[in-house]
RNA sequence: AGAGGAGUGGCUCAGUUGGUAGAGUACUAGACUGGGGGUCUAGGGGUCGCGAGUUCGAAUCUCGUCUCUUCUA
Numbered sequence: 001a002g003a004g005g006a007g008u009g010g011c012u013c014a015g016u017u018g019g020u021a022g023a024g025u026a027c028u029a030g031a032c033u034g035g036g037g038g039u040c041u042a043g044g045g046g047u048c049g050c051g052a053g054u055u056c057g058a059a060u061c062u063c064g065u066c067u068c069u070u071c072u073a
Stems, first nucleotide, its partner, number of pairs: 001072007010025004019056001027043006049065005
């Protein structure tokens, strides 16, 4: 320098042909228990790396850019 992959709640990840984002775990409160642990119930937390474009509507399509990673030179 060129090519591919990844970036989504604290963490690990999902998201089928575009229709206003979920799971597990963690956290908070309550119940059960003498306490801890554990189980159950409820709740808070993310505008999807960043910017722009297309569209009535974008995590998803297009372009640019940043970080990480693999390969080639």